Source information: This is a predicted structure of a 107-nucleotide RNA (SAM riboswitch aptamer (S box leader)) from Fictibacillus terranigra. The source organism's lineage runs through Bacteria, Bacillota, Bacilli, Fictibacillaceae and Fictibacillus. The model forms 94% of the base pairs in the Rfam consensus.

RNA sequence: UUCUUAUCAAGAGAGGUGGAGGGAAUUGACCCUGAGAAACCUCGGCAACAGACUCUUUUAGAGCACUGUGCCAAUUUCAACAAGCCGAGUUGCUUGGAAGAUAAGAA
Numbered sequence: 001u002u003c004u005u006a007u008c009a010a011g012a013g014a015g016g017u018g019g020a021g022g023g024a025a026u027u028g029a030c031c032c033u034g035a036g037a038a039a040c041c042u043c044g045g046c047a048a049c050a051g052a053c054u055c056u057u058u059u060a061g062a063g064c065a066c067u068g069u070g071c072c073a074a075u076u077u078c079a080a081c082a083a084g085c086c087g088a089g090u091u092g093c094u095u096g097g098a099a100g101a102u103a104a105g106a107a
Base pairs, nucleotide, nucleotide: 001107002106003105004104005103006102007101008100013043014042015041016040017039021032022031023030026080027079028078029077044072045071046070049068050067051066053063054062055061056060076099081096082095083094084093085092086089
């Protein structure tokens, strides 16, 4: 990097360095940001995907949070493509898809 499977409406921030952008990409919207963005570091926290461990009613389930990851504004910020629905909306609602993220496995 590609493929497969699962999940994505919940949850969890302070300090330091830094100095203008950021919210994946494109378009549009909206939002965050000199009351300090990204990035990096420290500490803290959330969650429970895999491993370990414990228990059980053992093709599995529950627990734990030791290990490997991940995450800590806004639903994956929202929409885009398709189908359906109605009360027809200054552009609604539902489902699916696409794209993306994370984990595990494979190549």